The part of an RNA shown here (small-subunit ribosomal RNA, 5' domain) has 506 nucleotides and comes from an uncultured bacterium.
Its mean pLDDT, the model's own confidence on a scale to 100, is 84.
It matches the Rfam family "Bacterial small subunit ribosomal RNA".
The RNAcentral record of the full RNA draws on SILVA.
[in-house]
Context: one part of a larger RNA
RNA sequence: GGACGAACGCUGGCGGCGUGCUUAACACAUGCAAGUCGAACGGUGACGAGGAGCUUGCUCCUCCGAUCAGUGGCGAACGGGUGAGUAACACGUGAGUAACCUGCCCCAGACUCUGGAAUAACAGUUGGAAACAGCUGCUAAUACCGGAUACGAGACGGAGAGGCAUCUCUACCGUCUGGAAAGUUUUUCGGUCUGGGAUGGACUCGCGGCCUAUCAGCUUGUUGGUGAGGUAAUGGCUCACCAAGGCGACGACGGGUAGCCGGCCUGAGAGGGCGACCGGCCACACUGGGACUGAGACACGGCCCAGACUCCUACGGGAGGCAGCAGUGGGGAAUAUUGCACAAUGGGCGCAAGCCUGAUGCAGCAACGCCGCGUGAGGGAUGACGGCCUUCGGGUUGCAAACCUCUUUCAGUAGGGAAGAAGCGAAAGUGACGGUACCUACAGAGGAAGCACCGGCUAACUACGUGCCAGCAGCCGCGGUAAUACGUAGGGUGCGAGCGUUGUCC
Numbered sequence: 001g002g003a004c005g006a007a008c009g010c011u012g013g014c015g016g017c018g019u020g021c022u023u024a025a026c027a028c029a030u031g032c033a034a035g036u037c038g039a040a041c042g043g044u045g046a047c048g049a050g051g052a053g054c055u056u057g058c059u060c061c062u063c064c065g066a067u068c069a070g071u072g073g074c075g076a077a078c079g080g081g082u083g084a085g086u087a088a089c090a091c092g093u094g095a096g097u098a099a100c101c102u103g104c105c106c107c108a109g110a111c112u113c114u115g116g117a118a119u120a121a122c123a124g125u126u127g128g129a130a131a132c133a134g135c136u137g138c139u140a141a142u143a144c145c146g147g148a149u150a151c152g153a154g155a156c157g158g159a160g161a162g163g164c165a166u167c168u169c170u171a172c173c174g175u176c177u178g179g180a181a182a183g184u185u186u187u188u189c190g191g192u193c194u195g196g197g198a199u200g201g202a203c204u205c206g207c208g209g210c211c212u213a214u215c216a217g218c219u220u221g222u223u224g225g226u227g228a229g230g231u232a233a234u235g236g237c238u239c240a241c242c243a244a245g246g247c248g249a250c251g252a253c254g255g256g257u258a259g260c261c262g263g264c265c266u267g268a269g270a271g272g273g274c275g276a277c278c279g280g281c282c283a284c285a286c287u288g289g290g291a292c293u294g295a296g297a298c299a300c301g302g303c304c305c306a307g308a309c310u311c312c313u314a315c316g317g318g319a320g321g322c323a324g325c326a327g328u329g330g331g332g333a334a335u336a337u338u339g340c341a342c343a344a345u346g347g348g349c350g351c352a353a354g355c356c357u358g359a360u361g362c363a364g365c366a367a368c369g370c371c372g373c374g375u376g377a378g379g380g381a382u383g384a385c386g387g388c389c390u391u392c393g394g395g396u397u398g399c400a401a402a403c404c405u406c407u408u409u410c411a412g413u414a415g416g417g418a419a420g421a422a423g424c425g426a427a428a429g430u431g432a433c434g435g436u437a438c439c440u441a442c443a444g445a446g447g448a449a450g451c452a453c454c455g456g457c458u459a460a461c462u463a464c465g466u467g468c469c470a471g472c473a474g475c476c477g478c479g480g481u482a483a484u485a486c487g488u489a490g491g492g493u494g495c496g497a498g499c500g501u502u503g504u505c506c
Base pairs, nucleotide, nucleotide: 001506002505003504004503006502007501008500009499010498013373014372015371016370017369018368019366020365021331026329027328028327030326031325032324035074036073037072040071041070043068048063049062050061051060052059053058054057081284082283083282091208092207093206094205095204096203097202100201101200105197106196107195108194109193110192111191112190113147114146115145116144122137123136124135125134126133127132153177154176155175156174157173158172159170160169161168162167210256211255212254217247218246219245222244223243224242225241226240227239228238229237259281260280261279262278263274264273265272266271286307287306288305289304290303309320310319311318312317337363339362340361341360345359346357347356348355349354376406377405378404379403386397387396388395389394410447412442413441414440415439416438420433423430424429450495451494452493453492454491455476456475457474461490462489463488464487465486471478472477
């Protein structure tokens, strides 16, 4: 000198765009953050329409069907947060899988036949303070279970072709095994099997990136083999048996620290430091462990067990997990609103209308940062008053003020007033931001300047006060009676809505 997710002191006009718990992965009141589908299903059936009976304001029937819980489907594994752990194939980069999986989506081929038994809701009843649970009875389905069919698929054997050791491929031949579901109808939306694609994932390997030898030896599923189990899949991943191996001064093992990268800061570069925001990957979700469901989890707002903590209780037993968005306490030098909207973008469900969405879009707070603008412009000397200095002549503040002539940015007032809207809807209509941006008019210089420094480094000097005191200080050093170094004033210098100080990095 540059930089910062900064903080502190003094000061503070406006706007745009960003950024905002770096500390206690500390504990959390309250609200919201994941639902949706009636075009899968049985019920419930408000409002309305039609009809009948009549006691004229009731009852019954039919249709439409808002709503509600339940069965079922899809989603909830995305999106959002955090950085605790991790020195590891976690990450980056480059390869490999003849060792693998992939819901929804796209392409192609073949099908969608025929039966059955339940169960929730509901009704009745029982227990319990509650959370909730039990028993009996009834019922539906795109829920569940049989049977038939098999171009194809899988396994085994054979044939042919190919490769990279295991092997792979082929609409070839033989044996064995497994599947389907309706609903609406105007178009349609689906379901099953198989092959391919796309996307997403899984595993393996080469190389690369911290400190420490005041850590020198480490290891028994350890290293390898055979066989088996397990997995989507290879593999000591697990197990039985066999062998005795494997790693290490090219730093094993141990200890400390740490999420990694694209990048960011600095530097001419080489390098050094960092990993906030944004993007990719990983890990975690009160702490530890476990599996279930599912295409996908060992699952932040799912389940079970144990533990700590908090809450309710009728003492028998129950409930909870903000490292989601706000917000509270605490810690701290320090970090924001318990806001608006789904209008846009994106996501889930749905044929759609639509519903949900603290993702997101916006607004609020903070000079926290960067950038832009303003606080007026021109003229004006008798160089006014005042202040300060003075050699008492004057000098300086100073063309500064006053005064004259203008202008109106920003802020203010009034009027007009968007784009963002593609879409959706039969049409009317539909924007949170927002009466915002922007445009026009009006009035008046009217509302808007500070901070640090002035001994040398280093731009900028005098007076008074103080008297090694009070104090200053980044280094050298100032202060003990004329201090350009302390304090105040005048003047000056630098930057300017900021200026200084502290901390950290280069």